Small-subunit ribosomal RNA, central domain from an uncultured organism, 351 nucleotides, folded computationally.
Context: one part of a larger RNA
RNA sequence: CUGGGCGUAAAGGGUGCGUAGGCGGCCGUGUGUGUCGGAUGUGAAAUCUCACCGUUCAUCGGUGAAACGGCAUUCGAAACUGCGCGGCUAGAGUACAGGAGAGGAGAGCGGAAUUCUCGGUGUAGCGGUGAAAUGCGUAGAUAUCGAGAAGAACGCCGGUGGCGAAGGCGGCUCUCUGGACUGAUACUGACGCUGAGGCACGAAAGCUGGGGGAGCGAACAGGAUUAGAUACCCUGGUAGUCCCAGCCGUAAACGUUGUGCACUUGGUGUGGGAGGAGUUUGCCCCCUUCCGUGCCGGAGUUAACGCGUUAAGUGCACCGCCUGGGGAGUACGGCCGCAAGGCUUAAACUC
Numbered sequence: 001c002u003g004g005g006c007g008u009a010a011a012g013g014g015u016g017c018g019u020a021g022g023c024g025g026c027c028g029u030g031u032g033u034g035u036c037g038g039a040u041g042u043g044a045a046a047u048c049u050c051a052c053c054g055u056u057c058a059u060c061g062g063u064g065a066a067a068c069g070g071c072a073u074u075c076g077a078a079a080c081u082g083c084g085c086g087g088c089u090a091g092a093g094u095a096c097a098g099g100a101g102a103g104g105a106g107a108g109c110g111g112a113a114u115u116c117u118c119g120g121u122g123u124a125g126c127g128g129u130g131a132a133a134u135g136c137g138u139a140g141a142u143a144u145c146g147a148g149a150a151g152a153a154c155g156c157c158g159g160u161g162g163c164g165a166a167g168g169c170g171g172c173u174c175u176c177u178g179g180a181c182u183g184a185u186a187c188u189g190a191c192g193c194u195g196a197g198g199c200a201c202g203a204a205a206g207c208u209g210g211g212g213g214a215g216c217g218a219a220c221a222g223g224a225u226u227a228g229a230u231a232c233c234c235u236g237g238u239a240g241u242c243c244c245a246g247c248c249g250u251a252a253a254c255g256u257u258g259u260g261c262a263c264u265u266g267g268u269g270u271g272g273g274a275g276g277a278g279u280u281u282g283c284c285c286c287c288u289u290c291c292g293u294g295c296c297g298g299a300g301u302u303a304a305c306g307c308g309u310u311a312a313g314u315g316c317a318c319c320g321c322c323u324g325g326g327g328a329g330u331a332c333g334g335c336c337g338c339a340a341g342g343c344u345u346a347a348a349c350u351c
Stems, first nucleotide, its partner, number of pairs: 004322003007305002012319001014201004021194003025088007034080001035077008049065006091191001092188004096183003103177007110154001114150008125136002162169002206247006215241002220236004258318006266296011300307002324351003333344004
């Protein structure tokens, strides 16, 4: 390279946008790039293959043919492909009208709980556990009532529910803002798909500077447990968790399933919309249809498990990735980072 693969065996990039590139709808027309046909020239000899012949056979050799899968020139073909031109509307998009949503950003507000402070009542315990102890409490705790302060998170609704590209998003109101969906018309006229590099986003933890700090709580201290207990349990508790600005760029970043399009029996829930039938012109129920999200299951597929119109079925386009285990996602080098480290990524050796 060919070939085979990537849900769980090795293998889908964390996610999107997009450059180059690859691929690309219908009709007409021109051209003749690829493509196809004819002719001519060339493609040295040897070698290889085939036929015949020579050495008693063979090796070997001789003669001839074929082949040399190619290139060039020239004459043609025009379906497909490319290119040019013209047109189209089924792909894609724009405008319009709607309803849905924890989509994003900023500001303001709210109640419950917790802790603390102050005051009232009140007295000897509280707390904690398997049982205890450390701890707190007569300087008045726990409990209870009132007032105040602070920070963080938003019960019920809440759902196999919704939104978002992913990470993720949940109290209420306002402002700004992205996307999707449905309906009926009008418009643009292939403007499309994918996407090496690149750019942007990217949980938690961590880092830098500044703020904040109620609760929780790595580290740490103490009490227990135990043979020991650098743990599990308990009492405390610092970073952190929160906010602003800037880094980091990872994950079981998972549906362990790349994106897009098309095609292929069904049943049953649920979220959003439209139409219809019926009704007491209201809803529900029922029918049709589009979009999403679940379950079950047919053909098919699969090593099996399972998947099964949300495919892991049948195809096409493009990208990423795999090639025995360990060594190792390590070393070295390079790039990035304040650091932690990240990305790229071997070999010896060994089984």

Overview
The coordinates come from a structure-prediction model, not an experiment, and the mean pLDDT is 90. Rfam family: Bacterial small subunit ribosomal RNA. Its family is annotated with structural constituent of ribosome and ribosome in the Gene Ontology. The RNAcentral record of the full RNA draws on Greengenes.